[in-house]
RNA sequence: GUUCUUUGUCUGCUUAAUGGCCUGAUCUGAUCGUCAGGCCAGCGGGGAACCCAUCCUAUCCGCUCAACGGAUUCGGGGCUAACGGCGCGGCUGCGCCGGGAAUACUUAUUGGUUCCAGCCCGACAGCUAACCUCGCCAGCGUCAACAUUAAGGGCAA
Numbered sequence: 001g002u003u004c005u006u007u008g009u010c011u012g013c014u015u016a017a018u019g020g021c022c023u024g025a026u027c028u029g030a031u032c033g034u035c036a037g038g039c040c041a042g043c044g045g046g047g048a049a050c051c052c053a054u055c056c057u058a059u060c061c062g063c064u065c066a067a068c069g070g071a072u073u074c075g076g077g078g079c080u081a082a083c084g085g086c087g088c089g090g091c092u093g094c095g096c097c098g099g100g101a102a103u104a105c106u107u108a109u110u111g112g113u114u115c116c117a118g119c120c121c122g123a124c125a126g127c128u129a130a131c132c133u134c135g136c137c138a139g140c141g142u143c144a145a146c147a148u149u150a151a152g153g154g155c156a157a
Base pairs, nucleotide, nucleotide: 006157007156008155009154010153012140013139014138018041019040020039021038022037023036024035025034026033042136043135044134045133046132047131052126058072059071060070061069062068075124076121077120078119079118083098084097085096086095087094088093099116100115101114102113103112105152106151107150108149110147111146
């Protein structure tokens, strides 16, 4: 140094939402930090051909019509796990069934527990290569984060 065996242990979590560099401002004796902008990498979303598939287009205002512009949405569509069905109820809502998501090193199994919210576009988008474009928020925990079985991984002896 490598291999095998045994024992112990598990590095914060959900989310795409992270890492690095540069410039300016701010704080400081200086650094770190914070804010704004830009770039690179990484992760995530949307639009967008041929082929294939589908086949319709609401209301109001500017102006009398059209084009165009603006506004509103159970028309349609998007992000997300956050959907579908049935019943009760005057509404908010409640219950059940099916399905889905999370549960602390990773994957899978079984059981338990919790959740199925929220937001956006604005008449418009199927799939879709090149290409174009957008986001990297927010919330929670502090020796605990539920447990079982199997396999694997990291660290220590």